This is a predicted structure of a 73-nucleotide RNA (transfer RNA) from a Bacteroidales bacterium. The sequence was found in a public genome assembly. The organism belongs to Bacteroidales, within Bacteria. The coordinates come from a structure-prediction model, not an experiment, and the mean pLDDT is 82. Rfam family: tRNA. The family's RNA type in Rfam is transfer RNA.
RNA sequence: CGGGGUAUAGCGCAGUUGGUAGCGCGCCACGUUCGGGACGUGGAGGUCGGAAGUUCGAAUCUUCUUGCCCCGA
Numbered sequence: 001c002g003g004g005g006u007a008u009a010g011c012g013c014a015g016u017u018g019g020u021a022g023c024g025c026g027c028c029a030c031g032u033u034c035g036g037g038a039c040g041u042g043g044a045g046g047u048c049g050g051a052a053g054u055u056c057g058a059a060u061c062u063u064c065u066u067g068c069c070c071c072g073a
Stems, first nucleotide, its partner, number of pairs: 001072007010025004019056001027043005049065005
């Protein structure tokens, strides 16, 4: 320098033909218990690495850009 992959909640991940983002663990509250754990119920928490574009509508499509990984020179 060229090509490919990846970036989504505190952590690990899903989101398949574009339709207003979910699962597990963790966290908080309550119930259960003498208490804790376990279990059950409920809840908080992300605008999807950043910017722009297309569209009525973008995590999803397009362009640029940043970090990390791989391949080639």